Predicted 3D model of a 1489-nucleotide RNA (small-subunit ribosomal RNA) from an uncultured bacterium. Rfam family: Bacterial small subunit ribosomal RNA. Its mean pLDDT, the model's own confidence on a scale to 100, is 84.

[in-house]
RNA sequence: AGAGUUUGAUCGUGGCUCAGGAUGAACGCUAGCGGGGGGCCUAAUACAUGCAAGUCGAGCGAUAUUGAUACUUUCGGGUAUCAUGAAAGCGGCGUACGGGUGAGUAACACGUAUGCAACCUACCUUUAUCUGGGAGAUAGCCUGGCGAAAGCCGGAGUAAUAUUCCAUAGCAUUAUGUAGUCGCAUGAUUAUAUAAUUAAAGAUUUAUCGGAUAAAGAUGGGCAUGCGUCCCAUUAGUUAGUUGGUGAGGUAACGGCUCACCAAGACGUCGAUGGGUAGCUGGUCUGAGAGGAUGAUCAGUCACACGGGCACUGAGACACGGGCCCGACUCCUACGGGAGGCAGCAGUAGGGAAUAUUGGGCAAUGGAGGCAACUCUGACCCAGCCACCCCGCGUGAAGGACGAAGGCGUUCUGCGUCGUAAACUUCUUUUGUCUGUGAAGAAAAGAUUCAGUUACUGGAUAAUUGACGGUAACAGACGAAUAAGCACCGGCUAACUCCGUGCCAGCAGCCGCGGUAAUACGGAGGGUGCAAGCGUUAUCCGGAUUCACUGGGUUUAAAGGGUGCGUAGGCGGCCUGUCAAGUCAAAGGUGAAAGCCCGCAGCUUAACUGUGGAAUUGCCUUUGAAACUGUCAGGCUUGAAUCUGGUUGAAGUGGCUGGAAUAUAUCAUGUAGCGGUGAAAUGCUUAGAUAUGAUGUAGAACACCGAUUGCGAAGGCAGGUCACUAAGCCAACAUUGACGCUGAGGCACGAAAGCGUGGGUAGCGAACAGGAUUAGAUACCCUGGUAGUCCACGCCCUAAACGAUGAAUACUCGAUGUUUGCUGAGUUGUCAGCAGGUGUCCAAGCGAAAGCGUUAAGUAUUCCACCUGGGAAGUACGGCCGCAAGGUUAAAACUCAAAGGAAUUGACGGGGGCCCGCACAAGCGGAGGAGCAUGUGGUUUAAUUCGAUGGUACGCGAGGAACCUUACCUGGGCUAGAAUGCGCGUGACGCUACCUGAAAGGGUAGUUCUCUUCGGAGCACAAAGCAAGGUGCUGCAUGGCUGUCGUCAGCUCGUGCCGUGAGGUGUUGGGUUAAGUCCCGCAACGAGCGCAACCCCUAUUAUUAGUUGCCAGCAGGUUAAGCUGGGCACUCUAAUGAAACUGCCUGCGUAAGCAGUGAGGAAGGUGGGGACGACGUCAAGUCAUCAUGGCCCUUACGCCCAGGGCUACACACGUGCUACAAUGGCCGGGACAGCGAGUUGCUACAACGCAAGUUGAUGCUAAUCUCACAAACCCGGUCUCGGUUCAGAUUGGGGUCUGCAACUCGACCCCAUGAAGGUGGAUUCGCUAGUAAUCGCGUAUCAGCAAUGACGCGGUGAAUACGUUCCCGGGCCUUGUACACACCGCCCGUCAAACCAUGGGAGCCGGAGGGACCUGAAGCCGAUAACCGCAAGGAGUCGUCUAAGGUAAAUUUGGUGACUGGGGUAAAGUCGUAACAAGGUAGCCGUAG
Repeated sequence: AGAGUUUGAUCGUGGCUCAGGAUGAACGCUAGCGGGGGGCCUAAUACAUGCAAGUCGAGCGAUAUUGAUACUUUCGGGUAUCAUGAAAGCGGCGUACGGGUGAGUAACACGUAUGCAACCUACCUUUAUCUGGGAGAUAGCCUGGCGAAAGCCGGAGUAAUAUUCCAUAGCAUUAUGUAGUCGCAUGAUUAUAUAAUUAAAGAUUUAUCGGAUAAAGAUGGGCAUGCGUCCCAUUAGUUAGUUGGUGAGGUAACGGCUCACCAAGACGUCGAUGGGUAGCUGGUCUGAGAGGAUGAUCAGUCACACGGGCACUGAGACACGGGCCCGACUCCUACGGGAGGCAGCAGUAGGGAAUAUUGGGCAAUGGAGGCAACUCUGACCCAGCCACCCCGCGUGAAGGACGAAGGCGUUCUGCGUCGUAAACUUCUUUUGUCUGUGAAGAAAAGAUUCAGUUACUGGAUAAUUGACGGUAACAGACGAAUAAGCACCGGCUAACUCCGUGCCAGCAGCCGCGGUAAUACGGAGGGUGCAAGCGUUAUCCGGAUUCACUGGGUUUAAAGGGUGCGUAGGCGGCCUGUCAAGUCAAAGGUGAAAGCCCGCAGCUUAACUGUGGAAUUGCCUUUGAAACUGUCAGGCUUGAAUCUGGUUGAAGUGGCUGGAAUAUAUCAUGUAGCGGUGAAAUGCUUAGAUAUGAUGUAGAACACCGAUUGCGAAGGCAGGUCACUAAGCCAACAUUGACGCUGAGGCACGAAAGCGUGGGUAGCGAACAGGAUUAGAUACCCUGGUAGUCCACGCCCUAAACGAUGAAUACUCGAUGUUUGCUGAGUUGUCAGCAGGUGUCCAAGCGAAAGCGUUAAGUAUUCCACCUGGGAAGUACGGCCGCAAGGUUAAAACUCAAAGGAAUUGACGGGGGCCCGCACAAGCGGAGGAGCAUGUGGUUUAAUUCGAUGGUACGCGAGGAACCUUACCUGGGCUAGAAUGCGCGUGACGCUACCUGAAAGGGUAGUUCUCUUCGGAGCACAAAGCAAGGUGCUGCAUGGCUGUCGUCAGCUCGUGCCGUGAGGUGUUGGGUUAAGUCCCGCAACGAGCGCAACCCCUAUUAUUAGUUGCCAGCAGGUUAAGCUGGGCACUCUAAUGAAACUGCCUGCGUAAGCAGUGAGGAAGGUGGGGACGACGUCAAGUCAUCAUGGCCCUUACGCCCAGGGCUACACACGUGCUACAAUGGCCGGGACAGCGAGUUGCUACAACGCAAGUUGAUGCUAAUCUCACAAACCCGGUCUCGGUUCAGAUUGGGGUCUGCAACUCGACCCCAUGAAGGUGGAUUCGCUAGUAAUCGCGUAUCAGCAAUGACGCGGUGAAUACGUUCCCGGGCCUUGUACACACCGCCCGUCAAACCAUGGGAGCCGGAGGGACCUGAAGCCGAUAACCGCAAGGAGUCGUCUAAGGUAAAUUUGGUGACUGGGGUAAAGUCGUAACAAGGUAGCCGUAG
C1' cells in the first nucleotide's frame, strides 16, 4: 500500500466482498510448564446457609461465674467481705467511610473554568479563656400480668462524661448608635458605646485522657454561573408558580424553595415542548492524521439499595446490612398476629452461547473504637478454578544413505516423494521425577534506656510477630527420558496430485464449484501457514476520499428547486480615524493520579512494576500588537439606482374591426352516384346527393410576410387597429452615495389535461357506436360522435415545466453569420468601430468520454437547492393543501450483486447507399398426379444391427445383404480362447475309414515326422505363462479425414501515428475489376495467408520418334480387307517447344482501365474445363474405415456353428426409372464414336436352340486378339388418335445361368396375361453453350445380381437474359440498438399454483405518560379550652400537603385479527407481444378516459 466482482472487451460511476488490528467474549478440535492480569455483558430476577461494623470497664450501675477468708447449715447449701468480672443494659464515638450495582437520569448529572460580599464542616492542628454549685428522673436488676411468638403493659427502686437548674463569660448572638476603610453593586469590614441572651464532665494506675466557649487553619461538602455533552421536525409551538415584582415564611445558605398580593410575562427554527436511547469522565480500541466506535478491569464523580412515599437522629443521611407507612412477594403462626430484603463475600435456583471457592489470614497496607495492650474488618493480602488475554520456556542437539521398510504417485523390470526423516552412534538436561538446603516481603508497636526545642520528637539495647509456605530460589541424582496440534491448499491468498461421487451428496467471505477425467464436494498422500494453540461465529475501527473539515459531487452515471419577488440569515467596493470582540504574541493559574511516549531502575528476560521527564493540542486571568475581519464616526464614486433624449419588439390587459377557408340554410343549374381505403364496407344519395353558382348565418383559427428572427422571469406570445401598463437597449450629462449579491421559511405566477358555475359549439375530437383488418383486435385504418377544445369567473399546481446545465461578479486566444441602437468616414450602393442580444466553428484549459469552450461544462469568489447502490417506491403511514381527481412532505421490512453512463468491436434491423450470384426476371426441361426401383420415417417383429436428420440426412456410409458379409435374433457349443509373437516340453501333423450330430463339435480304428551346415529350423499338439479379445459407451475427452458458409474476397501482422483505454489507422475515400484486381488520393509505410499466376486436360502449330498405329506415292495380292514388300508424307500416338501480353489501332479517361461486328490470329481480353478451399463458423459428421485417452465386459458385451433377420407393410416423405404417345410405336435396310476392361478372364469362328444359352474351337497378358453390332440418325414400309400395334405393372406356365444352396430372397429368356396412366393442385428443382435437352457406350464392386444407382465416355444439339423493383444468399460503407449463447436475441404485464415480509381492517389484548374527579396511610408543618404534667411540654383531636388506590374520558405506542391491497422471490405453467431496429402505429413525459 491494495485486491476480487457489472462488459465480448474498455474507461469512468457505483455498491457488495476480502486481506489488518481489537475483545470482559462464546463454540469446535487439541493441550506440557511458569509469570503477570482478567472472569454474570443476560433476569436492578428470586434467594437456603455462614460471614461482611463494631468498639470503649481509663464514662455508669449491677450481676451470673470463679477463687480466697469468715459465719452458718436441714450438709444439698446459704450469707457477708475481698478479688475476678461473661452475657445483657445506660452512655460516648463509629455506623453518612469502606464494599456493590448501573435500574433511573439528556440533567448544572458529568467534564472544564470561575464565583459565594449567600454557606456548613464531627474527628485533626494552632491560639485564648474557662471547667463553681445543685436537682429530678430512667434503663438494667427485682417483682406482677398479657401473648404461640415477636414483644408489650404495670409496681417498687438505682447510677453516670445521660438529662436538667443556678452562677460566671466575651473577640459569640441580637438590637440601637458613632467614626473610618474597602467593593461593580446588593453590601462587606474595622474600632467603639449601651442593653439583653447563652457554657461545661468527669475518669484515673497521677504519666495523662477528656469537657465548654471563641477565633483561625486543614479536610470534606452545599449552592450558583460560562462553555461542552446522542437520535427523531413524519414532535412546532410550550408554559399558571408559569416569568418578574413587593412582603412574609423556610433553609447552613441565595432563590417561586413555599405562601399572599400585583403585573403579563418567560422559552422556542441558534430547535423550545414531546418521543426514543443512554450513567458521565480520565481513558480504551482503531486510524497517517482528522476522526469513528466505546465507557469491562483501575481511578474521579453521580444515582440507586424489593417498588413507592416520608421524615427522625446526627457535624454529616432523607441513611445497602436504621425507623414509619402503602404495595408486590416469601416465610412463621396456637389464625389473634408477626418476620424479611445478598445491586457486600462465598454460594443456590432461574435466565443464557457464556463467566469461578459456601477457601486461608488479619502477617502486610488501610479503616473504626480504645491511653494502650488489643478487638473488629469477605476493605485488603493470599490461595483455589478457567488457555479468557498478554509474556516467557520446552517438546531435544550433532552425525548418519542400502537414500531401508512402508505409504503415495508414476511415463511401471524402473523412477520420484515423505527423507537425514527413521533405525543407529555420540552429546546435553531447560522441563520432569526424587532428595536436600531454604528466603525477601518485618517496619515495628510494646518493654528498658539515652538525648531533647518537653511534641512519645529522635536514637540505642534485648526479645517477639508470616496467611501465602517448606512456596520461590539454590544444589545433587536419574534419564531423550514426560510433552504437537489446528486450519488451509480455484482466484483474491502462501500451498497439488490420486481415488470416490456424478447439478447427487455437498462446499461457499465475494466471484462461484458439482450434470463421468472436480487442484473448489468426501478421503488419502504431499505441501503451506500459525503454534500450546489453531480455526469459526459475534461486535467495533480500518481499508471506505463510500457523508469528503482535512477530503466528493450534481449536461448524459444518483443529484439544479418549473419561474420570479422577497423576510431572516450568510457574504460584501475605495479612503481616513476610533475601539480592541474575533486574531496574534508573552506570562501566570489550572488541566488529579494511573494510562500513552521517552530515559533509568527492579524481578535470570519479557509481560509486569517502580522512578524521573515529556505530553495533556483545553479553559481562565493579566499585559501587549493593530495588518486583516468586525464596531462606531467621517468622506469618495467605479457597484447599484434615479433623471433627460432616443429606440425596439408575436411583452401584457381591455375594446373595436377584416378577409380566406369550413360547416350549415335557402334558391338555382344538373344527374347517378358520392365518399372512403392497401383493398373494402359502414355512411350519404332519385324525398335529387356529390359537383357548380348566388345569397345569408355561425363559431374557431389567423395563409403569404415568416427566418438559423424578435419579446418575456419562466409557463408562453403571431390578422389589423385604438387605449392603458410593463420592460430592455443606446447616447450624453446631472443626482443619491454601497442604497449591493444570494436567499431557508413566505408570497406571487405557472403549458396541457382535469374540476365548479354560466354561456358558446363551425371544425377537430377521449369515451361510445358501427364497418374493416386479424387466430383474436376492447387497437392501428374508415364512417359517425359526446365531454372537451372557445369565452367569463373560481379552483387545480403538475410536465422530457429541458440548455436534462441555479443565481451573481470578475478574468481568460480567435474566426464568421444575424438582430437592435449609436459613433466616425462617405454622402447612390457602402466601409470601419462601440454597446446589448442571438447562432455556428475553434486555441488554451476542462471532461470518463461524448463533448463544453467569453452565452463555459475553463480559472476563481459568494449564497441557495439537491445526491450518496438497484428494486420495494416517489409507494405505505402521519401531517398540510384540494370540491374531487390528486398534489406535497416522505420511510421501513424484505430482496439482489449488481443497476447505471460514455465509447469500442461485432451481430442484427419488416434502416439507408453501392455491388455480386441461374437469386429473381426471360427461356428450356423436369419434380409434385400414375406404376415400378431405391433410401428414410413410422409401424410391426425374436430380430427387422448401427450410424447420417433444415440448408450441409433421406440411389447417404453401401463402388454389390441368398450362405459368407453381419455388427441383429433363436438355438447348439468353447473358455489363455478364432488370429499373431516370445518361451518350455513332446513328436507328430496329416491322411483313410466308421459312429453321432443341423453343423460346429465330440468319439473310435488304422498308418506315422520332414529338412539340416548337426548349432538348429519348419509343422503340429498338450499342461501352463507373458502380451488376449470387444462393430460395448463417450465424436461433448481426442488425432486424422470430411461437409458447409464459399472459389465468397476476404483475414491478418511489423513499425509508425491517433486514442487514458477497448481499439482505430493501414483495409476508409474517388475510380476500376471476376477479385483487398489495379490506379489516384491519404499518417501511414511495408509485409504475410487468400485472389491471380506457376500444375493437368483440351483448342493451333513446330520439332523429335514410327509399332501393335497410318497408307500419299511405288510394287505384289484378295470377292473384299494396310493383307504383304516398302515408306513415315498425312491421321494418330507421346515427349519437348512455340503461341495471347489489352501487345497494335481508334475513341473516352490524369491513370488504372473501358468500349469497338477494329486489325491480325487456331484462340481476345481469366479462351474452355480440372486440381487447388485464407483467418475462421456450425461443441457440424465420423470412437462402425483407422488410430487413440478414460470407463465398462472377461465360462461373456469375447469366439465357433446352423437357421432366421437386415428384403416385414395400413401409411407418409425424398431421389430416380418407365410412360401417358404420331417430333411417335413396330418391321426391314444403311452410316458414324470415344473412354475403358480382359488369363479363376475377354472370347473370334462354327453347330444347335425362337431366346436366355449350350457344345466344340481360335486369338489375346492386349494401339496387335476379344468384349464390340454403338444408339439417337438416314432410307423404305406399316399403324391413324382408340387406353390403341401407346404404356408396360401384375399374374400364370415353361426354361437358361451363377452358386454347397435361388423357399423366405437372384438375374435373364420364351409363351400367355395387359393394371394405373390421356402431361399432373398448392408448391417446387436444374440449367447461360458444346451448356440444357436427348441418344447410346464403358468401368468399379462382383460367383451371380436386385444398377433404373454411382463414376466416366462420346453422338445429336437448342432457347433466353429487358433489367435489378421484388424473393433467397453474399460482400463493402454508413446508421440505430436495452442484442454479445449475438433476432431461433432480448424482454413486458395479467392470470393460476408455492413461499416471504408488509399496508388497511369490524375488532380483541396489553404498555406508557399526563390531566380531571373521589378517597387518602405514614410523616413534617400548622391550630387546639376539656385529659396528663407545677411548668416546659405531651397525649388526643382538627386542618393543609401527599405515596398508593378508585372512577370516567381522552392521548400515544405495541401485539393479534375474519377479510382485503399491492410488493418481492422462484426451474420448466397459461395468455398475448408492449419496449429495444423505423421493434413492424417512432419512443417518452404530464393529465383524462